[in-house]
Order: sequence, then structure tokens, then C1' cells
RNA sequence: GCCUACGUAGCUCAGUGGUAGAGCACUUCCUUGGUAAGGAAGAGGUCGCCGGUUCAACUCCGGCCGUAGGCU
Repeated sequence: GCCUACGUAGCUCAGUGGUAGAGCACUUCCUUGGUAAGGAAGAGGUCGCCGGUUCAACUCCGGCCGUAGGCU
């Protein structure tokens, strides 16, 4: 230098064009003599960045950045 994959909540990951989700973690409450456990509720996201296509983009297209792997 070129090729491929990936980038979504604090962490691990779903979500293949039509209101962004799960598990764990966090906060509050309930339960217990007390605690890990169990139950209920809640908070937390400009979906890596910039453009394009579309009535509508996390999703499709281009560029850039980052991570991993491969080729020379």
C1' cells in the first nucleotide's frame, strides 16, 4: 500500500428500510432478624464521524477514523 470483518447502554451482544432492545451491572422500593438470593419499578443511547439515496436509514451507497485478521 491492498483486501476482508467489525464499531449499537458501564460490559457482552441482538436488531437486514417504518417509534432502538435483551442479559449482567447501576438506582429506588418490597421481602428477611440480617445478607448473598428472590420480587416490583426506574434511570442510562445524538446507533464511531461526515455526506448521499429514500416519504422514511442502526439498516442501503461513498469517504474518513478506530479495532482485528489476511496479502505483498
Molecule: transfer RNA
Organism: Fidelibacterota bacterium